Overview: Predicted 3D model of RNase P RNA and transfer RNA as a complex of 451 nucleotides. Its mean pLDDT, the model's own confidence on a scale to 100, is 78. Rfam match: Bacterial RNase P class A. By type it is a ribozyme.
RNA sequence: AAAGCGAAUCAGAUGAUCGCGCAUGCUUUUUAGCAUGGGAGGAAAGUCCGAGCUCCACAGGGCAGAGCGCUGGGUAACGCCCAGUGGGGGUGACCCUAAGGAAAGUGCCACAGAAAACAUACCGCCUAAGCAGUCUGAUUCAGGUUGCCGGUAAGGGUGAAAAGGUGCGGUAAGAGCGCACCAGCAGGGGAGGUGACUCGCCUGGCUUGGUAAACCCCGCUCGGAGCAAGACCAAAUAGAGGGGCGUUUGCAGGACUGCCCGUUCGAGGCCCCUGGGUAGGUCGCAUGAGGUGUCGGGUAACCGGCAUCCCAGAUAAAUGAUCAUCGCCCGGACAGUAAAUGUCUGGGAACAGAACUCGGCUUAUGAUUCGCUUUAGCU
RNA sequence: UGGGGCGUCGACAAAUGGCAAGUCACGGGUUUUUGGAGCCCGCAUUUGGAGGUUCGAGUCCUCCCGCCCCAG
Repeated sequence: AAAGCGAAUCAGAUGAUCGCGCAUGCUUUUUAGCAUGGGAGGAAAGUCCGAGCUCCACAGGGCAGAGCGCUGGGUAACGCCCAGUGGGGGUGACCCUAAGGAAAGUGCCACAGAAAACAUACCGCCUAAGCAGUCUGAUUCAGGUUGCCGGUAAGGGUGAAAAGGUGCGGUAAGAGCGCACCAGCAGGGGAGGUGACUCGCCUGGCUUGGUAAACCCCGCUCGGAGCAAGACCAAAUAGAGGGGCGUUUGCAGGACUGCCCGUUCGAGGCCCCUGGGUAGGUCGCAUGAGGUGUCGGGUAACCGGCAUCCCAGAUAAAUGAUCAUCGCCCGGACAGUAAAUGUCUGGGAACAGAACUCGGCUUAUGAUUCGCUUUAGCU
Repeated sequence: UGGGGCGUCGACAAAUGGCAAGUCACGGGUUUUUGGAGCCCGCAUUUGGAGGUUCGAGUCCUCCCGCCCCAG
RNA backbone atom coordinates (compact mmCIF):
# COMPACT_ATOMS: atom_id res chain seq x y z
C1' A A 1 0.00 0.00 0.00
C1' A A 2 -3.85 -3.51 -1.29
C1' A A 3 -7.35 -7.12 0.33
C1' G A 4 -9.79 -8.54 4.65
C1' C A 5 -11.26 -9.85 10.15
C1' G A 6 -13.04 -8.24 14.95
C1' A A 7 -14.56 -4.60 18.60
C1' A A 8 -16.03 0.12 20.41
C1' U A 9 -17.91 5.19 20.16
C1' C A 10 -20.90 9.13 18.26
C1' A A 11 -25.45 10.36 15.79
C1' G A 12 -23.00 17.61 15.39
C1' A A 13 -22.12 22.08 19.22
C1' U A 14 -23.30 27.22 20.64
C1' G A 15 -26.17 31.69 19.92
C1' A A 16 -30.33 34.63 17.78
C1' U A 17 -35.38 35.01 15.60
C1' C A 18 -40.11 32.75 14.53
C1' G A 19 -43.31 28.49 15.55
C1' C A 20 -45.54 23.70 18.03
C1' G A 21 -47.54 20.75 22.05
C1' C A 22 -46.77 19.55 27.78
C1' A A 23 -45.99 20.81 33.14
C1' U A 24 -45.71 24.59 37.02
C1' G A 25 -46.54 29.65 38.66
C1' C A 26 -48.82 34.53 38.01
C1' U A 27 -52.63 37.69 35.71
C1' U A 28 -57.59 37.56 33.85
C1' U A 29 -64.87 37.12 33.60
C1' U A 30 -63.64 33.05 30.00
C1' U A 31 -61.20 32.22 25.45
C1' A A 32 -56.40 33.50 26.55
C1' G A 33 -51.67 36.14 27.80
C1' C A 34 -46.83 36.27 30.26
C1' A A 35 -42.62 33.87 32.77
C1' U A 36 -39.81 29.48 33.88
C1' G A 37 -38.64 24.31 32.98
C1' G A 38 -37.89 20.18 30.19
C1' G A 39 -39.49 18.07 24.80
C1' A A 40 -37.61 11.14 20.22
C1' G A 41 -34.04 6.72 18.84
C1' G A 42 -29.96 3.38 18.25
C1' A A 43 -32.87 1.42 15.98
C1' A A 44 -38.61 4.89 18.58
C1' A A 45 -39.28 0.17 12.94
C1' G A 46 -40.79 -5.30 12.06
C1' U A 47 -44.27 -7.17 15.95
C1' C A 48 -40.40 -12.34 15.80
C1' C A 49 -39.60 -14.19 21.13
C1' G A 50 -39.77 -13.35 26.69
C1' A A 51 -41.88 -10.72 30.90
C1' G A 52 -44.29 -6.83 34.03
C1' C A 53 -49.39 -5.00 34.51
C1' U A 54 -54.89 -5.91 33.98
C1' C A 55 -59.27 -8.91 33.41
C1' C A 56 -61.44 -13.86 32.80
C1' A A 57 -61.03 -19.12 34.06
C1' C A 58 -59.06 -22.64 37.63
C1' A A 59 -59.77 -29.39 43.07
C1' G A 60 -56.08 -32.72 41.10
C1' G A 61 -54.31 -35.52 36.96
C1' G A 62 -54.18 -36.98 31.83
C1' C A 63 -54.93 -36.76 26.29
C1' A A 64 -54.42 -33.56 22.19
C1' G A 65 -51.64 -29.27 20.40
C1' A A 66 -47.44 -25.86 20.26
C1' G A 67 -42.41 -24.71 21.37
C1' C A 68 -37.51 -25.96 22.92
C1' G A 69 -33.22 -29.76 22.78
C1' C A 70 -24.26 -30.25 23.60
C1' U A 71 -22.23 -28.43 28.79
C1' G A 72 -21.76 -24.83 32.70
C1' G A 73 -23.24 -20.01 34.09
C1' G A 74 -26.27 -15.13 33.78
C1' U A 75 -31.31 -13.31 34.12
C1' A A 76 -37.75 -11.50 36.60
C1' A A 77 -37.99 -14.58 32.14
C1' C A 78 -36.61 -16.15 27.22
C1' G A 79 -36.17 -19.46 21.48
C1' C A 80 -31.75 -14.12 24.48
C1' C A 81 -26.59 -13.29 26.39
C1' C A 82 -21.58 -15.00 28.26
C1' A A 83 -17.76 -18.78 28.76
C1' G A 84 -16.53 -23.49 26.97
C1' U A 85 -17.01 -28.78 24.34
C1' G A 86 -17.76 -31.40 19.72
C1' G A 87 -18.41 -30.71 14.28
C1' G A 88 -17.65 -27.68 9.75
C1' G A 89 -15.32 -23.50 6.70
C1' G A 90 -11.04 -20.14 5.79
C1' U A 91 -3.62 -19.55 4.11
C1' G A 92 -4.88 -16.51 8.35
C1' A A 93 -7.11 -12.79 11.72
C1' C A 94 -11.61 -15.23 12.55
C1' C A 95 -16.52 -17.10 11.30
C1' C A 96 -20.83 -20.68 11.20
C1' U A 97 -23.30 -24.46 14.02
C1' A A 98 -32.07 -26.40 15.16
C1' A A 99 -25.75 -30.10 18.04
C1' G A 100 -30.95 -35.63 22.07
C1' G A 101 -32.26 -40.61 19.69
C1' A A 102 -31.26 -43.98 12.97
C1' A A 103 -28.61 -51.70 17.04
C1' A A 104 -38.04 -48.82 19.57
C1' G A 105 -40.76 -48.95 15.14
C1' U A 106 -42.63 -47.10 10.20
C1' G A 107 -41.57 -44.40 5.68
C1' C A 108 -38.29 -42.43 1.73
C1' C A 109 -33.41 -42.77 -1.06
C1' A A 110 -35.23 -40.15 -8.47
C1' C A 111 -31.77 -41.52 -12.70
C1' A A 112 -27.77 -44.85 -13.13
C1' G A 113 -26.29 -49.49 -11.22
C1' A A 114 -25.87 -56.54 -10.13
C1' A A 115 -27.40 -54.53 -5.63
C1' A A 116 -29.92 -48.51 -2.07
C1' A A 117 -30.41 -52.50 2.90
C1' C A 118 -33.40 -59.80 6.02
C1' A A 119 -28.26 -57.90 0.62
C1' U A 120 -26.80 -59.18 -4.22
C1' A A 121 -23.83 -60.57 -9.21
C1' C A 122 -23.44 -57.25 -15.38
C1' C A 123 -18.29 -57.60 -17.06
C1' G A 124 -14.67 -60.30 -14.56
C1' C A 125 -11.77 -64.24 -11.54
C1' C A 126 -11.81 -69.86 -10.46
C1' U A 127 -12.78 -75.25 -12.12
C1' A A 128 -10.69 -77.88 -6.12
C1' A A 129 -15.62 -81.31 -5.44
C1' G A 130 -20.08 -83.40 -8.79
C1' C A 131 -22.25 -84.35 -13.96
C1' A A 132 -22.05 -84.38 -19.50
C1' G A 133 -19.48 -83.84 -24.33
C1' U A 134 -14.80 -83.85 -26.87
C1' C A 135 -9.25 -84.30 -27.75
C1' U A 136 -4.29 -86.48 -26.49
C1' G A 137 -1.44 -90.28 -24.14
C1' A A 138 -3.40 -94.79 -23.51
C1' U A 139 -5.80 -101.23 -19.97
C1' U A 140 -8.45 -99.40 -15.60
C1' C A 141 -6.47 -94.11 -15.41
C1' A A 142 -4.02 -89.21 -16.11
C1' G A 143 -3.97 -84.45 -18.52
C1' G A 144 -6.10 -80.53 -21.70
C1' U A 145 -10.58 -78.09 -23.39
C1' U A 146 -16.04 -76.75 -23.64
C1' G A 147 -20.64 -76.58 -21.11
C1' C A 148 -23.94 -77.46 -16.83
C1' C A 149 -24.29 -77.29 -11.59
C1' G A 150 -21.46 -74.10 -8.79
C1' G A 151 -17.74 -70.95 -5.81
C1' U A 152 -16.15 -65.69 -5.20
C1' A A 153 -16.59 -60.31 -4.16
C1' A A 154 -9.82 -59.25 -5.41
C1' G A 155 -10.46 -55.89 -9.85
C1' G A 156 -13.68 -52.95 -13.52
C1' G A 157 -18.06 -50.17 -13.97
C1' U A 158 -22.75 -46.98 -11.55
C1' G A 159 -23.97 -43.44 -8.04
C1' A A 160 -24.37 -38.10 -3.52
C1' A A 161 -23.85 -42.61 -0.81
C1' A A 162 -21.81 -49.69 -2.05
C1' A A 163 -21.78 -53.67 3.26
C1' G A 164 -14.70 -51.49 7.45
C1' G A 165 -9.29 -49.57 5.26
C1' U A 166 -3.89 -51.00 4.26
C1' G A 167 -0.35 -54.94 4.18
C1' C A 168 1.22 -60.04 4.83
C1' G A 169 -0.31 -65.00 5.01
C1' G A 170 -3.81 -68.24 2.99
C1' U A 171 -6.70 -70.29 -1.29
C1' A A 172 -8.79 -73.47 -7.19
C1' A A 173 -10.00 -68.26 -7.11
C1' G A 174 -11.19 -65.42 -3.09
C1' A A 175 -13.14 -63.57 1.43
C1' G A 176 -11.98 -60.83 8.91
C1' C A 177 -10.80 -66.93 6.68
C1' G A 178 -6.15 -65.92 10.05
C1' C A 179 -2.57 -62.20 11.77
C1' A A 180 -0.39 -56.97 12.41
C1' C A 181 -1.58 -51.79 12.30
C1' C A 182 -5.50 -48.10 11.73
C1' A A 183 -10.83 -46.39 12.06
C1' G A 184 -15.43 -47.43 14.38
C1' C A 185 -18.75 -50.14 18.09
C1' A A 186 -19.80 -52.59 23.01
C1' G A 187 -18.02 -53.61 27.99
C1' G A 188 -14.40 -52.68 31.98
C1' G A 189 -10.91 -49.64 34.30
C1' G A 190 -7.15 -45.15 34.88
C1' A A 191 -5.77 -39.68 34.57
C1' G A 192 -7.63 -34.43 33.82
C1' G A 193 -12.17 -31.32 33.98
C1' U A 194 -18.09 -28.87 38.06
C1' G A 195 -19.61 -30.72 33.20
C1' A A 196 -20.08 -31.38 27.82
C1' C A 197 -15.70 -33.89 26.77
C1' U A 198 -10.34 -34.99 26.17
C1' C A 199 -5.87 -38.39 26.62
C1' G A 200 -3.94 -43.39 27.60
C1' C A 201 -4.87 -48.96 28.84
C1' C A 202 -7.36 -53.93 28.68
C1' U A 203 -11.03 -57.36 26.72
C1' G A 204 -14.59 -58.80 23.00
C1' G A 205 -17.09 -60.17 18.57
C1' C A 206 -15.26 -58.76 13.70
C1' U A 207 -18.45 -54.13 11.56
C1' U A 208 -23.76 -51.84 12.39
C1' G A 209 -25.44 -46.92 5.01
C1' G A 210 -28.05 -41.95 4.85
C1' U A 211 -32.37 -39.10 6.24
C1' A A 212 -35.84 -37.13 12.45
C1' A A 213 -35.60 -28.49 9.31
C1' A A 214 -40.02 -37.23 7.29
C1' C A 215 -43.63 -39.51 10.79
C1' C A 216 -42.06 -40.77 15.40
C1' C A 217 -39.59 -41.88 20.46
C1' C A 218 -37.27 -39.53 24.89
C1' G A 219 -36.66 -35.20 28.17
C1' C A 220 -38.20 -30.12 29.54
C1' U A 221 -41.70 -25.84 29.24
C1' C A 222 -46.63 -23.83 28.21
C1' G A 223 -54.45 -21.83 31.17
C1' G A 224 -56.71 -17.79 27.86
C1' A A 225 -56.96 -12.79 26.28
C1' G A 226 -54.80 -8.25 25.65
C1' C A 227 -54.01 -0.73 27.41
C1' A A 228 -59.60 -1.05 21.98
C1' A A 229 -56.61 -4.83 28.92
C1' G A 230 -59.23 -2.72 32.90
C1' A A 231 -61.40 1.10 36.65
C1' C A 232 -64.34 5.60 37.44
C1' C A 233 -67.56 9.94 35.98
C1' A A 234 -71.40 10.56 32.63
C1' A A 235 -75.03 14.00 28.17
C1' A A 236 -78.88 14.10 23.97
C1' U A 237 -82.26 10.43 21.78
C1' A A 238 -84.71 5.74 22.33
C1' G A 239 -86.18 2.07 25.68
C1' A A 240 -86.94 0.03 31.36
C1' G A 241 -88.92 0.90 36.58
C1' G A 242 -91.59 4.27 39.97
C1' G A 243 -94.54 8.72 41.08
C1' G A 244 -97.69 12.87 39.64
C1' C A 245 -101.32 15.35 36.13
C1' G A 246 -106.00 13.61 33.88
C1' U A 247 -111.19 10.45 32.48
C1' U A 248 -116.79 15.01 35.26
C1' U A 249 -113.92 21.10 33.87
C1' G A 250 -110.43 16.15 28.09
C1' C A 251 -103.32 16.26 27.75
C1' A A 252 -100.42 14.88 23.02
C1' G A 253 -102.22 13.56 18.48
C1' G A 254 -105.97 12.45 14.63
C1' A A 255 -110.83 13.28 11.55
C1' C A 256 -114.20 17.35 9.24
C1' U A 257 -111.04 22.20 6.97
C1' G A 258 -107.16 26.45 2.60
C1' C A 259 -106.64 28.75 7.96
C1' C A 260 -108.93 29.98 12.87
C1' C A 261 -113.08 28.94 15.98
C1' G A 262 -116.19 24.96 16.65
C1' U A 263 -117.85 19.66 16.67
C1' U A 264 -116.10 14.76 17.30
C1' C A 265 -112.60 10.28 18.38
C1' G A 266 -109.49 10.08 22.25
C1' A A 267 -104.85 8.47 28.15
C1' G A 268 -101.90 5.70 22.84
C1' G A 269 -99.93 11.76 26.18
C1' C A 270 -97.10 15.38 29.34
C1' C A 271 -93.94 16.44 33.72
C1' C A 272 -90.58 14.69 37.61
C1' C A 273 -87.33 10.96 39.86
C1' U A 274 -84.25 6.38 39.61
C1' G A 275 -80.97 2.85 37.42
C1' G A 276 -78.27 0.40 33.08
C1' G A 277 -75.69 1.36 28.65
C1' U A 278 -73.79 4.79 24.38
C1' A A 279 -71.21 9.57 22.73
C1' G A 280 -67.69 12.22 25.48
C1' G A 281 -64.24 12.78 29.56
C1' U A 282 -60.77 11.21 33.72
C1' C A 283 -57.48 7.47 35.44
C1' G A 284 -54.44 3.39 33.87
C1' C A 285 -49.63 6.87 32.05
C1' A A 286 -44.29 8.03 33.34
C1' U A 287 -39.91 6.49 40.33
C1' G A 288 -38.63 2.29 36.78
C1' A A 289 -36.11 -5.55 36.69
C1' G A 290 -34.50 3.49 35.91
C1' G A 291 -30.12 6.53 34.31
C1' U A 292 -25.01 8.49 35.47
C1' G A 293 -20.40 8.22 38.28
C1' U A 294 -17.26 5.43 41.42
C1' C A 295 -15.58 1.15 44.29
C1' G A 296 -15.66 -4.18 44.85
C1' G A 297 -16.65 -9.53 43.01
C1' G A 298 -16.55 -12.42 38.39
C1' U A 299 -12.44 -14.64 32.33
C1' A A 300 -17.25 -12.71 30.73
C1' A A 301 -22.51 -12.13 30.48
C1' C A 302 -23.76 -10.06 34.96
C1' C A 303 -24.12 -8.99 40.31
C1' G A 304 -23.48 -6.00 44.84
C1' G A 305 -22.25 -1.37 47.87
C1' C A 306 -22.10 4.03 47.99
C1' A A 307 -23.09 8.85 45.92
C1' U A 308 -26.09 11.59 42.68
C1' C A 309 -30.23 12.72 39.09
C1' C A 310 -35.73 12.91 37.73
C1' C A 311 -35.12 12.90 32.00
C1' A A 312 -41.38 13.30 26.28
C1' G A 313 -46.44 12.05 27.51
C1' A A 314 -49.56 13.77 22.61
C1' U A 315 -54.91 11.55 21.15
C1' A A 316 -55.46 13.18 14.68
C1' A A 317 -51.51 13.15 17.47
C1' A A 318 -46.22 18.45 19.65
C1' U A 319 -40.81 17.68 19.48
C1' G A 320 -39.90 22.17 13.65
C1' A A 321 -37.78 26.09 10.37
C1' U A 322 -34.26 30.07 9.03
C1' C A 323 -29.61 32.63 9.84
C1' A A 324 -24.54 33.18 11.93
C1' U A 325 -19.95 31.06 14.01
C1' C A 326 -17.18 26.75 15.11
C1' G A 327 -16.37 21.46 14.43
C1' C A 328 -16.63 16.77 10.87
C1' C A 329 -16.31 14.51 5.75
C1' C A 330 -15.19 14.85 0.24
C1' G A 331 -13.02 17.86 -3.75
C1' G A 332 -10.21 22.13 -6.26
C1' A A 333 -6.39 26.18 -6.25
C1' C A 334 -2.08 28.48 -3.85
C1' A A 335 2.23 28.43 -0.26
C1' G A 336 5.63 24.54 1.28
C1' U A 337 11.67 20.12 -1.99
C1' A A 338 8.11 16.54 -0.04
C1' A A 339 5.15 15.16 4.13
C1' A A 340 2.85 17.50 8.12
C1' U A 341 0.47 22.05 8.03
C1' G A 342 -1.67 26.84 6.67
C1' U A 343 -4.87 30.27 3.49
C1' C A 344 -8.93 30.81 -0.05
C1' U A 345 -13.07 28.44 -2.26
C1' G A 346 -17.15 24.68 -3.84
C1' G A 347 -20.15 20.78 -2.07
C1' G A 348 -22.07 17.14 1.65
C1' A A 349 -24.08 15.14 6.47
C1' A A 350 -27.57 8.84 6.49
C1' C A 351 -31.62 5.46 8.31
C1' A A 352 -35.62 7.17 10.38
C1' G A 353 -40.61 9.69 14.12
C1' A A 354 -42.39 7.79 20.91
C1' A A 355 -48.36 6.17 21.63
C1' C A 356 -48.98 1.03 28.42
C1' U A 357 -43.87 -0.19 29.95
C1' C A 358 -39.42 -3.10 30.04
C1' G A 359 -35.45 -7.29 28.40
C1' G A 360 -33.84 -9.40 23.76
C1' C A 361 -33.67 -10.73 18.46
C1' U A 362 -34.01 -9.20 13.41
C1' U A 363 -33.95 -5.59 9.67
C1' A A 364 -32.60 -0.28 7.74
C1' U A 365 -28.45 3.21 8.13
C1' G A 366 -23.94 7.69 8.16
C1' A A 367 -19.20 8.72 10.20
C1' U A 368 -14.98 7.95 13.24
C1' U A 369 -11.45 5.32 16.28
C1' C A 370 -8.71 1.08 18.02
C1' G A 371 -6.72 -3.88 17.68
C1' C A 372 -5.47 -7.95 14.45
C1' U A 373 -4.48 -11.08 9.76
C1' U A 374 -2.61 -12.22 4.71
C1' U A 375 0.20 -10.67 0.47
C1' A A 376 3.81 -7.38 -1.89
C1' G A 377 7.61 -3.60 -1.58
C1' C A 378 11.21 -0.47 1.15
C1' U A 379 14.42 0.45 5.55
C1' U B 1 -54.07 -5.81 18.51
C1' G B 2 -54.84 -10.90 17.13
C1' G B 3 -55.46 -14.78 13.27
C1' G B 4 -55.12 -16.94 8.23
C1' G B 5 -53.43 -17.16 3.14
C1' C B 6 -50.63 -15.96 -1.34
C1' G B 7 -46.12 -14.61 -4.48
C1' U B 8 -43.83 -19.66 -10.61
C1' C B 9 -42.31 -16.59 -18.36
C1' G B 10 -45.56 -10.38 -20.49
C1' A B 11 -51.02 -12.54 -18.55
C1' C B 12 -53.41 -17.09 -16.52
C1' A B 13 -51.80 -21.50 -14.35
C1' A B 14 -49.75 -27.07 -13.11
C1' A B 15 -45.88 -29.69 -10.60
C1' U B 16 -45.42 -36.53 -4.24
C1' G B 17 -38.14 -33.50 -2.24
C1' G B 18 -35.89 -36.16 -8.23
C1' C B 19 -35.28 -33.10 -16.17
C1' A B 20 -39.92 -26.14 -13.99
C1' A B 21 -46.19 -28.99 -17.65
C1' G B 22 -49.86 -26.36 -20.45
C1' U B 23 -53.01 -22.11 -22.62
C1' C B 24 -53.01 -17.08 -24.42
C1' A B 25 -49.64 -13.41 -25.94
C1' C B 26 -44.77 -12.57 -28.42
C1' G B 27 -40.71 -13.83 -32.23
C1' G B 28 -39.30 -16.76 -36.69
C1' G B 29 -40.80 -19.96 -40.71
C1' U B 30 -44.64 -22.27 -44.00
C1' U B 31 -49.29 -21.60 -46.73
C1' U B 32 -51.81 -17.12 -49.46
C1' U B 33 -51.90 -12.04 -54.58
C1' U B 34 -52.04 -9.76 -49.36
C1' G B 35 -53.96 -10.15 -44.33
C1' G B 36 -56.43 -13.44 -40.90
C1' A B 37 -57.19 -18.53 -39.54
C1' G B 38 -54.38 -23.23 -39.79
C1' C B 39 -49.51 -25.99 -39.45
C1' C B 40 -44.09 -26.24 -37.67
C1' C B 41 -40.28 -24.23 -34.47
C1' G B 42 -38.54 -21.00 -30.48
C1' C B 43 -39.39 -18.48 -25.71
C1' A B 44 -37.98 -19.50 -17.18
C1' U B 45 -29.33 -18.17 -16.50
C1' U B 46 -32.55 -16.21 -10.95
C1' U B 47 -39.97 -20.19 -8.90
C1' G B 48 -40.33 -12.34 -4.50
C1' G B 49 -35.01 -11.73 -1.78
C1' A B 50 -31.07 -13.79 1.66
C1' G B 51 -29.33 -17.92 4.46
C1' G B 52 -29.74 -23.08 6.10
C1' U B 53 -31.20 -28.77 6.13
C1' U B 54 -30.51 -32.53 2.28
C1' C B 55 -26.79 -36.31 -2.48
C1' G B 56 -30.60 -33.12 -4.49
C1' A B 57 -35.31 -27.52 -2.64
C1' G B 58 -40.55 -24.29 -6.55
C1' U B 59 -41.71 -27.81 -2.40
C1' C B 60 -38.86 -28.45 4.20
C1' C B 61 -36.88 -24.62 8.11
C1' U B 62 -35.39 -19.39 9.65
C1' C B 63 -35.24 -14.10 8.66
C1' C B 64 -36.70 -10.08 5.46
C1' C B 65 -39.97 -7.71 1.10
C1' G B 66 -44.74 -7.08 -1.15
C1' C B 67 -50.02 -8.20 -1.56
C1' C B 68 -54.87 -10.10 -0.01
C1' C B 69 -58.61 -11.77 3.53
C1' C B 70 -60.94 -12.34 8.51
C1' A B 71 -62.12 -10.88 13.87
C1' G B 72 -62.36 -6.94 17.61